[in-house]
Context: one part of a larger RNA
């Protein structure tokens, strides 16, 4: 020195465990902020370093509810105190809320420095100075006011800004990597990403849409049509639409024409063109044209409206007006009534946000440190989902089926109230006129891009840039274009659902993971560390059923030990479940 035995140390695999994650699926919700957010500094506790909490009223202040016996967060210890006059705890609604932060008095190297004014308080003989409050940033729109040759500014009132869900949405830019086995057209792809912009959904939507000689009837979503038609260095790929089935369904409003009516301009005769009609009287820049703004009308394609009769028809009712009177006729008001629509607000009814009642065993025995296990015998069950309790509990706790519950706040629905609107105040028929029906539009060339479509026979649909119509006897579409035929009616807007997404909150699942796994994090974790800075980024769970966490004695400075005691176990002693291996020893055995 090896080899094997036995006992160890060290070491932390292993196994069992679960506070934590992963994914899923349904509700419910979908924002916040100058009333100062989100996220942070710095402070707050009797002793307080970290987390939470909370803000000088600082682990809290009030109110109101719900609750019941303990309570003063994690956090076990002392200490002082709260509580049946209801604490604490958990829900609403509040109050208070330092400084930075959009940050908004001006500066600023965030959590700091520096003002102006006014009001009050204090203070001094009077100031000086001191403390609190309150304005005081930009930008937009609206209103009134000052002002210029134009340019301007003042004051009030509204609103904006910033943050987030790495998600969905709409638009404004916009790749390459790759695939075409190279590789340029072409693809990845209008994705990736950047930027606006909104909303709880967003877009879209009410046919100048389709079909096809038959019809159909906004828009959105699924299925199917169809990997069909078709598009393509006819490569590699890319890839419709109509119809068909289903979800959900909702239809309005302007612009014009014409009328009234106010402002601004231009014309105007003096024989005043005019004021509804008809008669008298009267007034009279009253007039006419253009042009703005308001009210009325008006909204379509089988054209539709306007205008001018006309006929039919349709709730009262009052006071007006059209210069006066009369009669008609018109015109716009209001009131009461029916109807419709509409949301705020009351109610009502439903749901959230504390919470409540909930069945039914046993000191019958056995084994153990314990019974929930064994055996015995019962008993509920609309409840034998699940979790805890000394091991395996339907009947011991929490609970579970099931039934109740809200003073406050939000959220939904319906109906009713009460307000607002509209409409009956018109409508409807057929005639007449030929006033109105979105122009730098349509449309066309030239150049792009977008359609399943790559310039193709290439329409429809955008537009940069030139050109440029009709006006209903008009005008588009039907895939080059032409006839015929069908259909539709642009050059203005709004519109619930069915659609998508998941940060949040609540239930629930799982042939999902069990501390090298599952989020980076189960633990002071975006912590510590690290970097100048974007950044980047960990390790670290388990004594015991209960600390019952080893009083006392003994070696030893002490750590640590050996008694003692506690426990079921202390080889379960805090470096604490189980403890594998490498590694390291004691002892003994062979062996060299």
């Nucleotide at each position: 020195g090896g080899u094997c035995u036995a006992c160890g140390g060290u070491g932390g695999a292993u196994g069992c465990c679960u506070u934590g994650g992963a994914g899923c699926u349904g509700c419910u919700u979908g924002g916040u902020g100058a009333g100062g957010a989100a996220g942070g500094c710095c402070g707050u506790g009797g002793c307080a370093a970290g987390c939470u909490g909370c803000g000088a009223u600082a682990a809290g202040c009030c109110a109101c509810g719900a609750g019941u016996a303990g309570g003063a967060g994690c956090a076990a210890a002392c200490a002082u105190c709260c509580u049946g006059a209801g604490a604490u705890c958990c829900g609403u609604g509040g109050a208070u809320g330092g400084c930075c932060g959009a940050a908004u008095g001006g500066g600023g190297u965030a959590a700091c420095c520096c003002g102006u004014a006014g009001a009050g308080c204090u203070g001094u003989u009077a100031a000086a100075g001191g403390c609190u409050c309150u304005a005081c940033a930009u930008c937009g729109c609206g209103g009134c006011c000052c002002g210029u040759a134009u340019g301007g500014g003042g004051u009030c009132g509204c609103g904006a800004a910033g943050c987030g869900a790495a998600a969905c949405c709409a638009g404004g830019g916009g790749a390459a990597c790759u695939g075409a086995a190279c590789c340029a057209u072409c693809u990845a792809a209008g994705u990736a990403c950047c930027c606006u912009g909104a909303g709880g959904a967003a877009a879209a939507g009410a046919c100048a849409u389709c079909a096809a000689c038959c019809g159909a009837g906004a828009u959105u979503c699924c299925c199917u049509g169809a990997g069909u038609a078709g598009c393509g260095g006819c490569g590699a790929g890319c890839g419709a639409a109509a119809g068909g089935g289903g979800a959900a369904c909702a239809g309005c409003c302007c612009a014009a024409a014409c009328c009234g009516u106010g402002g601004c301009g231009a014309c105007g005769u003096g024989a005043u063109a005019g004021g509804c009609u008809u008669a008298c009287a009267c007034c009279g820049u009253u007039g006419u044209c253009g042009u703005c703004g308001c009210g009325g009308g008006g909204u379509u394609g089988u054209a539709g409206g306007a205008c001018c009769a006309c006929a039919g028809u349709g709730a009262g009712g009052g006071a007006g007006g059209u210069u006066g009177u009369a009669a008609g006729a018109c015109c716009a008001c209001c009131c009461u009534g029916u109807g419709g629509u509409g949301u705020a607000u009351c109610g009502u009814c439903g749901g959230a946000u504390a919470g409540u009642g909930g069945a039914a065993c046993g000191u019958u025995u056995c084994u153990g440190g314990g019974a929930a296990g064994g055996a015995c015998g019962g008993c509920c069950a609309g409840a034998g989902c699940g979790g805890g309790u000394g091991a395996a509990a339907g009947c011991c706790c929490c609970g579970u089926a099931c039934a109740c519950g809200a003073a406050a706040u939000c959220c939904g629905a319906u109906c009713g109230a009460c307000c607002a609107u509209c409409a009956c105040u018109g409508c409807u028929g057929g005639g007449g006129c030929a006033c109105c029906u979105g122009a730098g539009u349509a449309c066309g060339g030239c150049g792009g891009g977008a359609c399943a479509c790559g310039a193709g026979a290439a329409a429809c649909c955008c537009u940069g840039c030139c050109g440029g119509a009709a006006c209903c006897u008009g005008g588009g579409a039907g895939g080059a274009c032409c006839a015929c035929c069908u259909u539709c009616c642009a050059a203005g807007g709004c519109u619930a659902a069915a659609u998508a997404c998941a940060a949040a909150g609540c239930a629930g699942c799982u042939a999902c993971c069990g501390a090298u796994a599952g989020u980076g994090a189960a633990c002071a974790a975006g912590u510590a560390c690290c970097g100048u800075g974007a950044g980047g980024g960990a390790a670290a769970g388990g004594u015991g059923a209960a600390a019952a966490g080893a009083a006392c004695c003994c070696c030893g400075a002490g750590a640590g030990g050996g008694g003692a005691g506690u426990g079921a176990a202390a080889u379960a002693g805090a470096a604490c479940c189980u403890g594998a291996a490498a590694c390291c020893g004691u002892a003994g055995a062979c062996u060299u």